The RNA shown here (TPP riboswitch aptamer (THI element)) has 95 nucleotides and comes from Antricoccus suffuscus. The coordinates come from a structure-prediction model, not an experiment, and the mean pLDDT is 75.

[in-house]
RNA sequence: CCUUGUGACACGGGGUGCCCGCUCGCCGGGCUGAGAACAAACCCGUUGAACCUGAUCUAGUUCGUGCUAGCGAAGGGAUGUCGCGCAUAUGACGC
Numbered sequence: 001c002c003u004u005g006u007g008a009c010a011c012g013g014g015g016u017g018c019c020c021g022c023u024c025g026c027c028g029g030g031c032u033g034a035g036a037a038c039a040a041a042c043c044c045g046u047u048g049a050a051c052c053u054g055a056u057c058u059a060g061u062u063c064g065u066g067c068u069a070g071c072g073a074a075g076g077g078a079u080g081u082c083g084c085g086c087a088u089a090u091g092a093c094g095c
Stems, first nucleotide, its partner, number of pairs: 005084006011045004017031005022025001051076003057070004
């Protein structure tokens, strides 16, 4: 500065690539990333760009890679309950 949302619980969805080295192990080092697997981790759940498909895609970059951008708000994609707050409406009571 903007905003009407926000929290808890339960449940669910998802990714794990690339380079180098060696003793070739789901080992060590490096890159990007929230996360590069086996973690009570991380991200995301329709207000859905988490993630998948197109895609063995296109352009750029890099030793190399979804590394960056395009594709692209294109097609798919996993939710319920309760509490609190705000707004509006209605009702009851009081003045």

Its Rfam family is "TPP riboswitch aptamer (THI element)". From the family's description: Vitamin B(1) in its active form thiamin pyrophosphate (TPP) is an essential coenzyme that is synthesised by coupling of pyrimidine and thiazole moieties in bacteria. Its family is annotated with thiamine pyrophosphate binding in the Gene Ontology.